Glycine riboswitch aptamer from Epidermidibacterium keratini, 100 nucleotides, folded computationally. Rfam family: Glycine riboswitch aptamer. Rfam describes the family as follows. This family represents the bacterial glycine riboswitch. Glycine riboswitches usually consist of two metabolite-binding aptamers domains with similar structures in tandem. The model forms 90% of the base pairs in the Rfam consensus. The sequence is in RNAcentral, with records from Rfam.
[in-house]
RNA sequence: UAACGUCGUGCGGGAGAGUUCCACCGGUGUACGCCGGGUAGGAACGCCGAAGGAGCAACACUCCCCGGAACCUCUCAGGCGCAAGGACCGCGCGAUCAAG
Numbered sequence: 001u002a003a004c005g006u007c008g009u010g011c012g013g014g015a016g017a018g019u020u021c022c023a024c025c026g027g028u029g030u031a032c033g034c035c036g037g038g039u040a041g042g043a044a045c046g047c048c049g050a051a052g053g054a055g056c057a058a059c060a061c062u063c064c065c066c067g068g069a070a071c072c073u074c075u076c077a078g079g080c081g082c083a084a085g086g087a088c089c090g091c092g093c094g095a096u097c098a099a100g
Stems, first nucleotide, its partner, number of pairs: 001100001005096009018045005023039001024037005046080003052076001053074003059067001
C1' cells in the first nucleotide's frame, strides 16, 4: 500500500398465498330480491413462507451430554388488494482484518 472476507450503510432488483357470508356504497325495484364495487370493517374456513423464531444430518467427541447449516422442516410470529416488509443478489461508500 492492499485483494478476498466480515460488519454497517445508500441506491436498485426481489417471490408466494383466498374464497364465502355479513356489514358498507351505488343502481334497479312497491316489497322480497337482483346487479356492480372492493375497504385500512367483522366472521368462518383455507392458504403462503424469503423478516424474526424454533428443529435437525453429516461431522466432532473414548462413550454420553454439549456443539452442529440452510432458501430443508415447523408455521409461534408475520403475510395472502395497494403500501410497508422481504431472505437473497448487484453496484457504491465507510470501517475492520489481512493474503500479496